[in-house]
RNA sequence: AGAGUUUGAUCCUGGCUCAGAACGAACGCUGGCGGCAGGCCUAACACAUGCAAGUCGAGGGGUAACAGGGAAGCUUGCUUCCGCUGACGACCGGCGAACGGGUGCGUAACACGUAUGCAACCUACCUAUAACUGGGGAAUAGCUCAUAGAAAUGUGAAUUAAUACCCCAUAAUAUAUAUCAAAGGCAUCUUUGAAAUAUUAAAGCUCCGGCGGUUAUAGAUGGGCAUGCGGGACAUUAGCUUGUUGGUGAGGUAAUAGCUCACCAAGGCUACGAUGUCUAGGGGGUCUGAGAGGACUAUCCCCCACACUGGUACUGAGACACGGACCAGACUCCUACGGGAGGCAGCAGUGAGGAAUAUUGCGCAAUGGAGGAAACUCUGACGCAGCCAUGCCGCGUGCAGGAAUAAGGCCCUAUGGGUUGUAAACUGCUUUUAUACGGGAAGAACUACAUCUACGUGUAGAUGUUUGACGGUACCGUACGAAUAAGGAUCGGCUAACUCCGUGCCAGCAGCCGCGGUAAGACGGAGGAUGCAAGUGUUAUCCGGAAUUACUGGGCGUAAAGCGUCUGUAGGUGGUUUAGUAAGUCGAUUGUUAAAGCUUGGGGCUUAACUCCAAAACAGCAAUGGAAACUGCUAGACUUGAGUAUGGUAGAGGUAAAAGGAAUUUCCAGUGGAGCGGUGAAAUUCGUAGAUAUCAGGAGGAAUACCGGUGGCGAAGGCGGCCGGCUGGGGCCACUCUGACGCUGAGGCGCGAAAGCGUGGGGAGCAAACAGGAUUAGAUACCCUGGUAGUGCACGCCGUAAACGAUGAGCACUGGACGUCCGGAGGGUUCGACCCUUCUGGGUGUCUCAGCUAACGCAUUAAGUGCUCCGCCUGGGGAGUACGGUCGCAAGACUAAAACUCAAAGGAAUUGACGGGGGCCCGCACAAGCGGUGGAACAUGUGGUUUAAUUCGAUGCAACGCGAAGAACCUUACCUGGUCUUGACAUCCUCGGACCGCUUCAGAGAUGAAGUUUCCUCUUCGGAGGCCGAGUGACAGGUGCUGCAUGGCUGUCGUCAGCUCGUGUCGUGAGAUGUUGGGUUAAGUCCCGCAACGAGCGCAACCCCUACCCUUAAUUGCCAUCGGGUUAUGCUGGGCACUUUAGGGGGACUGCCGGUGACAAGCCGGAGGAGGGUGGGGAUGACGUCAAGUCCUCAUGGCCUUUAUGACCAGGGCUACACACGUGUUACAAUGGGAGUUACAGAGGGAAGCUAAGCCGCGAGGCCAUGCCAAUCCCAAAAAAACUUUCUCAGUUCGGAUCGCAGUCUGCAACUCGACUGCGUGAAGCUGGAAUCGCUAGUAAUCGCGGAUCAGCACGCCGCGGUGAAUACGUUCCCGGGCCUUGUACACACCGCCCGUCACACCAUGGGAGCCGACAAGGGCAGAAGUCGCCGAGCUAACCUUCGGGAAGCAGGCGCCCAAGCUGUUGUUGACGACUGGGGUGAAGUCGUAACAAGGUAACC
Repeated sequence: AGAGUUUGAUCCUGGCUCAGAACGAACGCUGGCGGCAGGCCUAACACAUGCAAGUCGAGGGGUAACAGGGAAGCUUGCUUCCGCUGACGACCGGCGAACGGGUGCGUAACACGUAUGCAACCUACCUAUAACUGGGGAAUAGCUCAUAGAAAUGUGAAUUAAUACCCCAUAAUAUAUAUCAAAGGCAUCUUUGAAAUAUUAAAGCUCCGGCGGUUAUAGAUGGGCAUGCGGGACAUUAGCUUGUUGGUGAGGUAAUAGCUCACCAAGGCUACGAUGUCUAGGGGGUCUGAGAGGACUAUCCCCCACACUGGUACUGAGACACGGACCAGACUCCUACGGGAGGCAGCAGUGAGGAAUAUUGCGCAAUGGAGGAAACUCUGACGCAGCCAUGCCGCGUGCAGGAAUAAGGCCCUAUGGGUUGUAAACUGCUUUUAUACGGGAAGAACUACAUCUACGUGUAGAUGUUUGACGGUACCGUACGAAUAAGGAUCGGCUAACUCCGUGCCAGCAGCCGCGGUAAGACGGAGGAUGCAAGUGUUAUCCGGAAUUACUGGGCGUAAAGCGUCUGUAGGUGGUUUAGUAAGUCGAUUGUUAAAGCUUGGGGCUUAACUCCAAAACAGCAAUGGAAACUGCUAGACUUGAGUAUGGUAGAGGUAAAAGGAAUUUCCAGUGGAGCGGUGAAAUUCGUAGAUAUCAGGAGGAAUACCGGUGGCGAAGGCGGCCGGCUGGGGCCACUCUGACGCUGAGGCGCGAAAGCGUGGGGAGCAAACAGGAUUAGAUACCCUGGUAGUGCACGCCGUAAACGAUGAGCACUGGACGUCCGGAGGGUUCGACCCUUCUGGGUGUCUCAGCUAACGCAUUAAGUGCUCCGCCUGGGGAGUACGGUCGCAAGACUAAAACUCAAAGGAAUUGACGGGGGCCCGCACAAGCGGUGGAACAUGUGGUUUAAUUCGAUGCAACGCGAAGAACCUUACCUGGUCUUGACAUCCUCGGACCGCUUCAGAGAUGAAGUUUCCUCUUCGGAGGCCGAGUGACAGGUGCUGCAUGGCUGUCGUCAGCUCGUGUCGUGAGAUGUUGGGUUAAGUCCCGCAACGAGCGCAACCCCUACCCUUAAUUGCCAUCGGGUUAUGCUGGGCACUUUAGGGGGACUGCCGGUGACAAGCCGGAGGAGGGUGGGGAUGACGUCAAGUCCUCAUGGCCUUUAUGACCAGGGCUACACACGUGUUACAAUGGGAGUUACAGAGGGAAGCUAAGCCGCGAGGCCAUGCCAAUCCCAAAAAAACUUUCUCAGUUCGGAUCGCAGUCUGCAACUCGACUGCGUGAAGCUGGAAUCGCUAGUAAUCGCGGAUCAGCACGCCGCGGUGAAUACGUUCCCGGGCCUUGUACACACCGCCCGUCACACCAUGGGAGCCGACAAGGGCAGAAGUCGCCGAGCUAACCUUCGGGAAGCAGGCGCCCAAGCUGUUGUUGACGACUGGGGUGAAGUCGUAACAAGGUAACC
């Protein structure tokens, strides 16, 4: 310090998530030691038991218990007695118990923090100073006796003491009153001094040293009160308050005060947030963070509050009191039922709750506290120990050597090996720790006692003795032996670490993205690895990262975000200058900011954690004294901001009114006569009762053509014929006056399109709703015909719009260029208007710098640079919704959430793809033609059906005469049946032997049985090899699965012209440029231009065939010339001229001419030429697309099978047949059929072959026999054509299916299931609906020939030649493709995306008749305890008394206040609730298709 995640990719916005640190933690697995810390966060829930506050005999009466002593008695070791002594139960009295310890309920408050104040206060014990401590009296507890009660607890009588109580005396520097003088302050006043009057005190004990007591003053300590400032949420809480605010008087308090009361006044608080509701102890600090901040308030420290709940006071220096009291309530316990007792939020501990938190321990040795003169006692404060890996820190579980890496195991493997791994074994060393044994602290200083010394009987000092819970602990030593000691998590990316097996969208994982559907580095296991380590992971929470609430430090044109707009209040902010002031501001100084903590430097524990010391720091607050620049304040001045007066000026600015013309509609009358109207096409509608059309007249309402314009005006909404009235605002020129009067503006007040609402009038056209007609699968729409609200007017509401420049208002500054509107000035010209031109002010536009921006874009009219003020935003959805409130007649508006849910939603730009977007171009794409298919019969393939099986694959183009260039058996993979199991086939091993062949029998055959036959080659003589059989196991085998694991091959877009790269440049980037543009081409072909310059794969060319020529060669080809021969034939000698054959060359390149084009590329025409513009044809298929096809050609991973999914055999099936489709053949006839005669090819094939000739057969064919391993022989007849003849328009002399009979050939075998022949039979069919296919020249059409496969089987396929057309105006349309451009919410890319209802399941939520709580407020009743007040007839020791009584007090009674309780009411809030509303979520439900392209009616508000 960042990273992952939206996209095909990019930049941005923006959320979610992660890495870090922390923790009073919990949970999983594991666990050696020690140190230091920490340990009920939940039920302020309830508590058994023990302990946590006592002490003082030097205050007192005393003697219950213990001990000592003494005495007596006798039973001689017991009893009794004696307070005599140590001591001491209970009691009186003093001090303490108000500290210490716990908890965080309540409390939003002067509770806390901080800083002040008290001239408005108190303070026991302690310290200092001053003074005093005299005299007397009356009781009472205890004890004793009696008595009530179960107990708790009492009651009565008698008696007694005090440092208990009372009285008197004494006393002022105390208190009170009034007076005088002086000083001071801030008002009541305070201080000092003087003299006067009145009132007020005490306690004793003693070891004789002291300790106490009283009064006063002062200090210290601790408290009380008041004030400034500070720190929660909600405005969907906006008004609150009657002791309330103040005054006077009184009461009350330690003290001020409405603290309380009476009276008087009517105040007080609040948008700077009162009141209300919710939440919460506050702080030092802790965690985090760079900091600023944020979160928290365990442990330690300070403060507060509380002590079962509520109320109350008493005592006291101090309490309204945790281990005190009284009352009320709830709960628990005891009870003899009459009554009583209790309060762990002290320490342990128990139950309960909970994910979760310890021992009913030791000790007062230390520190501290209470009491005491002290010894000492008490102290669950505290010191220690125990439990817990809860945290932090430290140590260990060994160290060194040891293999070119042993063996073995696990795992992996390419089978070579790798890895575990120097790891182990083994050798040497060490002993922390653990164990055993031994030694053994510091923490201890006091006090007390004893002795000594000094001075002053006491104090001070010294010495000795005495005191340790922890603890025989820490620590040290010795012995022993590697001996006693490693786990948990992770390994897809983020994020360090990888393989195998299992599983198969299952089981599961997951913090986010996401893994898992048969080869998972993501699940589970294993091996290995990584990072931590006595821990390690997970979970919860908080901070960080998050600049994701932005003070430091963000934004608002399009991502979330500028109020629709103006005015204006509070507030904020504000021009120039002078003087003063000193609030802000800036220095200086002082005080404070507790300690601890943090930081720094040291010290102590072996180190560290921890701890001690010191320093620094503590940003705040307060005070004192300065400065005066800036801001503020006060006073004065100025003119440039602002306003104002005068003069011109433009304008659909507003408002009320008057009067126009065109048009639509309608009414009346005329003419006229059949349609009009409307649409894509129609229909509804209107019209013979006269429409539409046309003409004249009338009526009525609404709107104002042209001008008209990114022209004008207005704050915005908005404003448009003409004339005048009233009126607002703006701009310009010169310049008058005022003198900062300004800007913005939360709330507030106005204005505010359309629609809508209310009342009244109006209503021509248009037109929601509605009706009808169309369209459609439907059509509650789009289209048409009608048509009501409404639109228009007046008045009143509503208050919203994509109210948009999606851009708040104001001011200032910062470049150019060109328009336009309104002013002003100058120049030119002119008689002048006009016109031209220059400058200037204001408005309104366009383009472009700098700058800004994520980009798009903005750019003096800023989205630039600054200032001021306001508004608004913080992921998407839920939702601008619910509830509440305000407004409204209503519709609704404004304000405005949460639960839940997702990991995105979004902006701009890029590349593609797509569009029922556009432009350009091409193609038998259409058009123009020719011939077909679709109708018939048959052939063939497919689907379907059937079947034991009808093997499998191919399925739009790009499957369907396809794999299959040929299923009777075989093929064959399928079915049935019969057989085999190391196998039909391969390799290795062992044993034996020849094998083969032949014969017979059984069987459908495979096979089985029997018989016959009986080795070969090499040799080092050991054996080896070949062949066969048997056996054994490794293995064979599989046309079994996966073409979505693959290779290879192939199809397709498409022989379309495209697809890319390097460098450079542009862009933040994806990317762009090049490759776009202007021409041209079949072509990204070429030329020109250009931030591009080049290059590659494609195109073209190079290759083959073909068309012309030359040359070479000449048999099997050819035959012009010469010879020979024949009825005839290159038959022959010969020749190679020609043809031909097959080698090599030439030829064609827009080369030449003309035109055109841009002086280009090219195009058009022409010449020459066999051929002319790639001559024709072929081969050749870029980057890629379709998870296209093929595991059944082959190869291959994985899986499956192994007496079977392998192998063999026979038979069957692949040939089935209601039907549907594709591809073909033959036809329907006269351009034809039949018969006869006569011509002309090319390219092929041939030895298990082609076969001549001859003979036989009607024929298929047969017999015999010859040639040919082929330019020699054969297949081989070419057919259409031509000539002659016949048929004459018909189901025919067309057509040939089907069927019958008879045959031929192939073949072991033609039944299922071959081809062909002859004779006979003679079906459908008379040119084919919608639709659809091929073809542009030697092509279509038509005619035959050959070949592969093959025993046989061809209408299919592959080739060959013969005859040989028509048409193309053209690119509007259909299809496909290319380039450019545009839109996009698509990127699996339109077969895309996506919306809403309905149905189902689940979830949270609103409403809801009601019902049940909680809390609060207020009214009434009630009224315990208690203070206070009044009464006090009853009662009473101290004092007084004239002895009667008084004073004083108590009980008791009454009153005010008041807790609980009771009872109505209201409000807030929560739970439940039949039913109901919408919302969200959910791989494959229903209906449509609203949006994204012009989304098929542009979309949206």

Model confidence (mean pLDDT): 84 of 100. This is a predicted structure of a 1501-nucleotide RNA (small-subunit ribosomal RNA) from an uncultured bacterium. Its Rfam family is "Bacterial small subunit ribosomal RNA". Rfam links the family to the GO terms structural constituent of ribosome and ribosome.